[in-house]
């Protein structure tokens, strides 16, 4: 990079350095942002997907740790295709993201 499964209204930031942008693209809206965006770096801290130990006769299921990633404004900020609806609204799905696993 691809394939497949699973997962996404839950949670959880402070400094330094940097210096105009940023929320994944593209349209639309709307928010953050010189009271310092983004990208590094550091510490911290959220989660528990893999992982380890325990319960359990295995399995299911549950508990405990945090070693391997992940994350830490708002719902994956909303919307955008497509079904239910008068309308609010609800549901699918695409698309990205992230874990494991193959290739």
């Nucleotide at each position: 990079g691809a394939a497949u499964u699973a997962u996404a209204g839950a949670g959880a930031a402070g400094a330094g350095c940097g210096g105009a942008g940023a929320g994944a693209a593209c349209a639309g809206g709307c928010u953050c942002a010189g009271u310092g965006a983004a990208g590094c770096u550091c510490u911290a801290g959220c989660a528990a997907c893999c992982u380890g130990c325990c319960c359990c006769c295995c399995a299911a299921g549950g508990g405990c740790a945090a070693g391997g990633u992940g994350c830490u404004a708002a719902a994956a900020c909303c919307u955008g295709a497509c079904c239910c609806g008068a309308a609010a609204g609800g549901g699918u799905g695409a698309u990205u993201a992230u874990a494991a696993c193959u290739c």